A computed fold for a 1459-nucleotide RNA from uncultured Acidobacterium sp., annotated as small-subunit ribosomal RNA. Lineage of the source: Bacteria > Pseudomonadati > Terriglobales > Acidobacteriaceae > Acidobacterium.
[in-house]
RNA sequence: AGAGUUUGAUCAUGGCUCAGAUUCAACGUUGGCGGCGCGCUUAACACAUGCAAGUCGAACGAGAAAGUGGAGCGAUCCAUGAGUACAGUGGCGUACGGGUGAGUAACACGUGGGUAUCUACCUCUUAGUGGGGAAUAACCCUGGGAAACCGGGGCUAAUACCGCAUAAGCCUGAAAGGGGAAAGUCGAAAGACGCUGAGAGAGGAGCCCGCGGCUGAUUAGCUAGUUGGUGGGGUAAAGGCUCACCAAGGCAAAGAUCGGUAGCCGGCCUGAGAGGGCACACGGCCACACUGGCACUGAAACACGGGCCAGACUCCUACGGGAGGCAGCAGUGGGGAAUCUUGCACAAUGGGGGAAACCCUGAUGCAGCGACGCCGCGUGAGCGAUGAAGCCCUUCGGGGUGUAAAGCUCUUUCGACGGGAACGAUAAUGACGGUACCCGGAGAAGAAGCUGCGGCUAACUACGUGCCAGCAGCCGCGGUAAUACGUAGGCAGCAAACGUUGUUCGGAAUUACUGGGCGUAAAGAGUGUGUAGGCGGUUGGGUAAGUUUGGUGUGAAAUCUCUCGGCUUAACUGGGAGGGUGCGCCGAAAACUGCCUGACUUGAGUACUGGAGAGGAUAGCGGAAUUCCUGGUGUAGCGGUGAAAUGCGUAGAUAUCAGGGAGGAACACCUGCGGUGUAGACGGCUGUCUGGACAGUAACUGACGCUGAGACACGAAAGCGUGGGGAGCAAACAGGAUUAGAUACCCUGGUAGUACACGCCCUAAACGAUGCAUACUUGGUGUGGGUGAUUCAUUUUAUCCGUGCCGGAGCUAACGCGUUAAGUAUGCCGCCUGGGGAGUACGGUUGCAAGGCUGAAACUCAAAGGGAAUUGACGGGGGCCCGCACAAGCGGUGGAGCAUGUGGUUUAAUUCGACGCAACGCGAAGAACCUUACCUGGGCUCGAACGGCUCGUGAACGGCUGUAGAAAUAUGGCUUUCCCGCAAGGGACUAGAGUCGAGGUGCUGCAUGGCUGUCGUCAGCUCGUGUCGUGAGAUGUUGGGUUAAGUCCCGCAACGAGCGCAACCCUCGUCCUGUGUUGCUAACCGAAAGGUGCACUCUCAGGAGACUGCCGGCGAUAAGCUGGAGGAAGGUGGGGAUGACGUCAAGUCAUCAUGGCCUUUAUGUCCAGGGCUACACACGUGCUACAAUGGGCGGUACAAACCGCAGCAAACCCGCGAGGGGGAGCAAAUCGGAGAAAACCGUUCUCAGUUCGGAUUGCAGGCUGCAACUCGCCUGCAUGAAGCUGGAAUCGCUAGUAAUGGCGUAUCAGAACGACGCCGUGAAUACGUUCCCGGGCCUUGUACACACCGCCCGUCACAUCACGAAAGUGGAUUGUACUAGAAGUCUGCGUGCUAACCGAAAGGGGGCAGCGGCCCAAGGUAUGAUUCAUGAUUGGGGUGAAGUCGUAACAAGGUAACC
Repeated sequence: AGAGUUUGAUCAUGGCUCAGAUUCAACGUUGGCGGCGCGCUUAACACAUGCAAGUCGAACGAGAAAGUGGAGCGAUCCAUGAGUACAGUGGCGUACGGGUGAGUAACACGUGGGUAUCUACCUCUUAGUGGGGAAUAACCCUGGGAAACCGGGGCUAAUACCGCAUAAGCCUGAAAGGGGAAAGUCGAAAGACGCUGAGAGAGGAGCCCGCGGCUGAUUAGCUAGUUGGUGGGGUAAAGGCUCACCAAGGCAAAGAUCGGUAGCCGGCCUGAGAGGGCACACGGCCACACUGGCACUGAAACACGGGCCAGACUCCUACGGGAGGCAGCAGUGGGGAAUCUUGCACAAUGGGGGAAACCCUGAUGCAGCGACGCCGCGUGAGCGAUGAAGCCCUUCGGGGUGUAAAGCUCUUUCGACGGGAACGAUAAUGACGGUACCCGGAGAAGAAGCUGCGGCUAACUACGUGCCAGCAGCCGCGGUAAUACGUAGGCAGCAAACGUUGUUCGGAAUUACUGGGCGUAAAGAGUGUGUAGGCGGUUGGGUAAGUUUGGUGUGAAAUCUCUCGGCUUAACUGGGAGGGUGCGCCGAAAACUGCCUGACUUGAGUACUGGAGAGGAUAGCGGAAUUCCUGGUGUAGCGGUGAAAUGCGUAGAUAUCAGGGAGGAACACCUGCGGUGUAGACGGCUGUCUGGACAGUAACUGACGCUGAGACACGAAAGCGUGGGGAGCAAACAGGAUUAGAUACCCUGGUAGUACACGCCCUAAACGAUGCAUACUUGGUGUGGGUGAUUCAUUUUAUCCGUGCCGGAGCUAACGCGUUAAGUAUGCCGCCUGGGGAGUACGGUUGCAAGGCUGAAACUCAAAGGGAAUUGACGGGGGCCCGCACAAGCGGUGGAGCAUGUGGUUUAAUUCGACGCAACGCGAAGAACCUUACCUGGGCUCGAACGGCUCGUGAACGGCUGUAGAAAUAUGGCUUUCCCGCAAGGGACUAGAGUCGAGGUGCUGCAUGGCUGUCGUCAGCUCGUGUCGUGAGAUGUUGGGUUAAGUCCCGCAACGAGCGCAACCCUCGUCCUGUGUUGCUAACCGAAAGGUGCACUCUCAGGAGACUGCCGGCGAUAAGCUGGAGGAAGGUGGGGAUGACGUCAAGUCAUCAUGGCCUUUAUGUCCAGGGCUACACACGUGCUACAAUGGGCGGUACAAACCGCAGCAAACCCGCGAGGGGGAGCAAAUCGGAGAAAACCGUUCUCAGUUCGGAUUGCAGGCUGCAACUCGCCUGCAUGAAGCUGGAAUCGCUAGUAAUGGCGUAUCAGAACGACGCCGUGAAUACGUUCCCGGGCCUUGUACACACCGCCCGUCACAUCACGAAAGUGGAUUGUACUAGAAGUCUGCGUGCUAACCGAAAGGGGGCAGCGGCCCAAGGUAUGAUUCAUGAUUGGGGUGAAGUCGUAACAAGGUAACC
């Protein structure tokens, strides 16, 4: 410090996710030791048991017992125990310490101040401590009660209680004056400890104030003791704290009130910081103690282990009544994912009491449990193989684990065992603890796991699995070769831990103070006026609030940083210093801001002058047009559409005429990216009323300004209310069409409405998708309004205000903006924070309603109909161009019969593959057996073929010939007898046995190679360098011409190059040269054969020729086009071969090769027979025809190419013929196949199912072959079917082409109507590019990129999830009113009771009980509010597999889309 993820790719926006740190954690696997910490986050739920606050006899009275000793016979007594224990009075403590965080949004807390106050114990100072009195508990007696406990009578003490005296100081009062204290105990004493009044201090507490720190406005108004005053009361103390009276205030948008949540802080975690989150442990403060209320005591409490009352709960009970409060330490139950021992000790530190000894102390110190966290250590070290075994991988060679192990040599930390033994304690006292630590011997001995390995992210292979099982933080893996699942090996990371889950911060500049945005991504309010607020021109003086600065106080300790120490180190811990960004006080400065005051004119405004304008309101007027009415003319149609129909019209329409009539609405031309207005908006003419802007002048005011939360006003269209109005247009509606449907688009009608008046509504893609104001920053060119200068000229120019276009810098993600900013800045306002849910629900508010404004959440996705741009693809977008693409022609197919292939069906099998073009006379250049892969049956298992090894037979292989059998096969007979070597033996061959391999036309063409098809012989596809762009990419390759062509030329930020095009190659066409047999034969000989000759034809070689080279025109002087000449051939001369980058997961595992999988007495292999040839049917490709441009018969011509020895085969003979016999010649320019046919000549047929056509069938034959039954071809005779030119539709072809005629070849024993070639005859037509199809280039739109066979919307149906509404129902919290009124303070009464004081007494004073009153908790009644849960039914929403219906959107999306 970043990374992954939207896209085909890119940039930006934007969310989601990850890597880091953290933790009071929990869970999973694993687990050696020690130190230091930490350990109910949930039920402030309920608690058994024990302990957690007592102490003082030196304040006081009383006062045992057991035991022991003694005496006594014994009962018993004495002493001791002991003035002890237990209890009581009294004092101090119990308000500390310890726990918890429920409540609390508050002066509760933090920080900084203030004072109207109090303060036991402690310290200091000062003044005192004299003299009396009356009670009471304990105790004794007695009563009640189950108990708890209570009552009556009697005795008694005090540092308990009450007077009197005294009063320095104190209190009170203006003063005079008045008022008010005390306690003793111990000690022989000194004295000590106390006591009382007062003052001071320290520490502590109370109260008040400034500032600071949560959330909701879907909480906007709250408040009657409320705000203030006067007086009384009350408190330690100010104060409405309380009461009476008076006044009517007080708080609030800088957020009152109300709701929700929450103890606050030092700090802790994170972060570069600013911030954000947290509040567990430690420390400070607060609050609470079963829930609510209340006071008492006291220095202090409204009191955790005190009291009273009420309530809930638990327990005891004799049913009458009582007892209790672990949020103290342990512990129990419960809840929960989850959190410890009913331990030891007061030795230390601290606290309470005491004069002290001492007692108490679950505070505390320690120990126990828990890897919960942090820190440290160990689980061994060295040597040890070209490297054991095992396991894993493998290309089978090897590689990995791996110096790892074993083995050898060493060491002993930790642990265990044995022994010693502290500090903490300054004299005594040690829970920890026989602990830390030290020593000893033994022995590598007792001690390693967890997670991951597709990318992010370090680390890869095998097997299993087969969209299953599973994984997953995000992207995403898994459908038979998974580095992503599971296992194994290996590797990586961390390590007594490692992962997972949760939390927080970070990354996230993703709430932006530091540090973001708003034209199109989310985001400028529809517009203005203006309140509060914020901000504000020039200049002088003053002030010192802000500001800056110096000093000072505070900012507790701990934590943090630095540094020095202590534990072996570290964690941990001690000392010192720093920091603590804050607040207060005292100074200083006076620039800037503020405030006060004086001045100024440039901002702003006023005045005057002037012109422009669809600015607004209202009244009147006008012509054109539509419709209707009246009348005339006139006749059969009109109207409407893509085409029609509905409709209108013979009752007279449409059309036409009439300065005819009526009525309403709108104002053509002018009209302009012209004008005006804040926006919405405004358009005939005239008048009246009226707003604003602009220019000029510079007279006046003197900052009066800008913005603007709330507020107020205006606000298109539609809509609403009332009233009138209504020509045209026109939602709804009706009809006609269209259509599969058509609740639409089109047509005919037509009502609200549109217009007016008045009143509402308040929204728009209300848009420049751009808030307002001010200033600054290069330019060019239009246009509207004004002014100045100038000109012959409204000429030119300057300037101000508007309104456009193009562009510089700059900005921007890009597009673009660009003095009218989206540039550079300032001020103020509004708004945004992923998509969907949703501008929805609920609530509020507004409206007559429709609706508007405000405006969520659950849930769901990893992106988003989010942005810009790029490359493609596509469009029922555009432009240019090409192609037998259409058109123009010729001939076909589709109808018939047959052939052939396919589908389907059938079958034991009808083997398999190929499926739009680009499968279907295709693989197959040829299925009777074979082929053959299929079926049935019969056999074989080292196998039908092949290699290696071991054993082994023999000579073998071979030839001839039997038997069984369908054959394979099995089993015989006869015959032959290899090579080398002296031999032993070896070699080749071979029947057989065994073994390692075999074999497979079995699967996967979606694992592959190779080959092929196709777009397409289309003109394209790319690269290097450079340039442009943030980038994908662009440029080049686009443009102007031209071409068959990215062919060439020109231009150009491109310059070059490659693969394609073309050319080079083959062939045909002309000529030349050479060659001259088997070819040729003109001349010469010859009847011919031939000779001669090679001139010609021909043959085979090699050359020439064609290049827009020449000329004219066009073109740009180019490329080229067009015409012409010459030429055999002319603009690529014709044809062929040649197929760019790529596309289609195109085809082929059955040509071949090949990975993986499957099979091994079978999916291999051999054999026989069958099948691939089936046949209601459908399709493709062909052949033959339907006839006279023809058929039959006869005659006569002219080819090319090719083939031939297991071959072609002549002559001749036989046969009607197929063919048979025969066998000359020929390995072929020599011989043969071989007769070419159409054509031509002649003749016949005469339009008919025929002398057309030949299917089908019968008979008889021929050929091939082991064999023609299934299932071949051919011949003859006979038979003579359909068919008379073919519906919708569709194919080929542009010249030696189509059409037509025959010939040959491959395959092949035989078997072409197919395929591949050859030559003969030989046309027609092309105006042209609108349309159909395909393609190329440019451009445009796009929501497509699996790319239009794309994408995608809504209803319905099903499942599921969350939410809303709902008659209600049930809780919780709370307001108001009334009622109620325990305990208790205060207050009134106090006739009952009554010790201290007064009084001689009576009595008084005082006190108590009791009663009344104010206040008041729980409770009750009524009525509201808020919130939660639930609810038949219902509403929409989200998500789901391949459901249904349509096709709304994206292209002009087929009616442009949208608000």

Rfam family: Bacterial small subunit ribosomal RNA. Model confidence (mean pLDDT): 84 of 100.